RNA sequence: GGAGUCGGCCGGGCAGUCGCUGCGUCCUCCGGGACGUGGAGGAAAGUCCGGGCUCCACAGGACAGGGUGCCAGGUAACGCCUGGGGGGCGCGAGCCUACGGAAAGUGCCACAGAAAACAGACCGCCCAAGCGCGCAAGCGCCGGCAAGGGUGAAAAGGUGCGGUAAGAGCGCACCGCGCCGGUGGCAACACUCGGCGGCACGGUAAACCCCACCAGGAGCAAGACCAAGUAGGGGAACGGGCGGUUCGCCGCCGCGUGUGGUCCGCACGGUUCCCGGGUAGGUCGCAUGAGGCGCGUCGCGAGGCGCGUCCCAGAUGAAUGGCUGCUCACGACAGAACCCGGCUUACAGGCCGGCUCCCCAC
Numbered sequence: 001g002g003a004g005u006c007g008g009c010c011g012g013g014c015a016g017u018c019g020c021u022g023c024g025u026c027c028u029c030c031g032g033g034a035c036g037u038g039g040a041g042g043a044a045a046g047u048c049c050g051g052g053c054u055c056c057a058c059a060g061g062a063c064a065g066g067g068u069g070c071c072a073g074g075u076a077a078c079g080c081c082u083g084g085g086g087g088g089c090g091c092g093a094g095c096c097u098a099c100g101g102a103a104a105g106u107g108c109c110a111c112a113g114a115a116a117a118c119a120g121a122c123c124g125c126c127c128a129a130g131c132g133c134g135c136a137a138g139c140g141c142c143g144g145c146a147a148g149g150g151u152g153a154a155a156a157g158g159u160g161c162g163g164u165a166a167g168a169g170c171g172c173a174c175c176g177c178g179c180c181g182g183u184g185g186c187a188a189c190a191c192u193c194g195g196c197g198g199c200a201c202g203g204u205a206a207a208c209c210c211c212a213c214c215a216g217g218a219g220c221a222a223g224a225c226c227a228a229g230u231a232g233g234g235g236a237a238c239g240g241g242c243g244g245u246u247c248g249c250c251g252c253c254g255c256g257u258g259u260g261g262u263c264c265g266c267a268c269g270g271u272u273c274c275c276g277g278g279u280a281g282g283u284c285g286c287a288u289g290a291g292g293c294g295c296g297u298c299g300c301g302a303g304g305c306g307c308g309u310c311c312c313a314g315a316u317g318a319a320u321g322g323c324u325g326c327u328c329a330c331g332a333c334a335g336a337a338c339c340c341g342g343c344u345u346a347c348a349g350g351c352c353g354g355c356u357c358c359c360c361a362c
Stems, first nucleotide, its partner, number of pairs: 001358010012327007020039008041333001045344002048342005053219004066214004070084005085099001086097004100210002105208002107204003122149002124145003130141004157175006176199001177197005182191003223284004229279001233275006240253005255269005291310008328331001
């Protein structure tokens, strides 16, 4: 100098001006106003996991359905994080990994191929033994084999020697594999350790399934409180007469109100008080929290503990914006709605640090 890898951080700045909104103080003609102060994000997003909180359900247990799936640790909890192991990729820093069980059972394995799982025989190799022909060489039958070729993602361990008619873990050595033991490690697991077994029957479980573990359901429009007007429900008192009645009431007249100057007429109607539920509306939930920052301490780390310090949006027709000037590297993705811990996805541009590889110079 170039290439790469991992981690952390920022996300235009300053000033003026006009607005919006939470809170505090003061003023008020109760409509509001003045002053001070706070006012989106690293993802506020997707709503994919986990928890708090709330209501409902619940003696206890189990099935079904769902989720998780190497080991240890962290945590309120997790499918998250940290550290480690196995496997894969990379020269390397480093990255990826649903990574329990396939001798419990079932299913599936396209095309090609003889055969895709109780193996099989297309080409091929052999013909020792038995049979036939032949004087013989040899040919054929009956058979043997799976080494070689070929198909496939995958064909029942690999290499070598022996062996054989040809072959074959058929035998042996080494490698690989499995089981048992030993050693190290909390464990997953590892081993240049020892012994045994010719090898023990392909893949697939984000196929059914088996095993282990986890979990009641619904969600802030959860839910709690206050509470009009109108209508309806219940109760008490009062309500002129007549008739009917299933004893609840119903009908007619009267009465009241309205219309109208008055009468007739027409329209409407029990009155007053109390009780309780719901609706509109309002208040709470709702901003002090598994909280931020700093220091110390324990731990490789995630993180734990202790001390100090800070208060940092809280709407509900829903605020956080507009304009102007200067400036720079010319500004991306995007905006809270009960809260918190994660994951995932989007993102112009920029800053800092650790590490790796290559080239050059000294």